RNA sequence: GCCCGCAUAGCAUAGCCAGGUAAUGCGCCUGCCCUGUAAGCAGGAAACCGUCGGUUCAAAUCCGACUGUGGGCU
Numbered sequence: 001g002c003c004c005g006c007a008u009a010g011c012a013u014a015g016c017c018a019g020g021u022a023a024u025g026c027g028c029c030u031g032c033c034c035u036g037u038a039a040g041c042a043g044g045a046a047a048c049c050g051u052c053g054g055u056u057c058a059a060a061u062c063c064g065a066c067u068g069u070g071g072g073c074u
Stems, first nucleotide, its partner, number of pairs: 001073007010026004020057001028044005050066005
C1' cells in the first nucleotide's frame, strides 16, 4: 500500500441479508420471601446503534467517506 471482518445498555450477544416504536442473558435498582445471606418470585432503570454525510415518507439496517480494532496479502 491492497483486501476482508467487526463497532448496538456496565459486560456478552441478537436484530442488518429482506428499512417501519431496539431484544435476550448476566449485572444493577426496588419489593416479596428468609432469623440473615444466597437462590427463587414480581416489577423497574439503563443503549436513539463508532463519527459525518447521502438515499428514502421513514435508516441500527442500504450507499460513501472517516475513526478505532482484528485478520490476510505484498